[in-house]
């Protein structure tokens, strides 16, 4: 250099082929329980869904282009 392929909470993943306020598990916090700790329950916080741009009444999804990253081919 060419192809496919992914990126969405600290982390590991969904979101029914565009439509309700993007949720879910561990984690972390704060409550319950304990002498205490752990679990166990019950809350809570935590995201401009990789950047820009474009379609379109609406975009995490669809186009383009660029970045990171994994797979092949040369």
């Nucleotide at each position: 250099g060419g192809a496919u392929c992914u990126g969405u909470a600290g982390u590991u993943c969904a979101a029914u082929u565009g439509g309700u306020u993007a949720g879910a598990g561990c984690a972390a916090c704060u409550g319950c329980c304990u002498c205490a700790u752990a679990a166990a329950c019950a809350g809570u916080a935590a995201g401009u869904u990789c950047a820009a741009g474009g379609u379109u009444c609406a975009a995490a999804u669809c186009c383009u282009u660029g970045c990171a990253g994994a797979u092949c081919c040369a």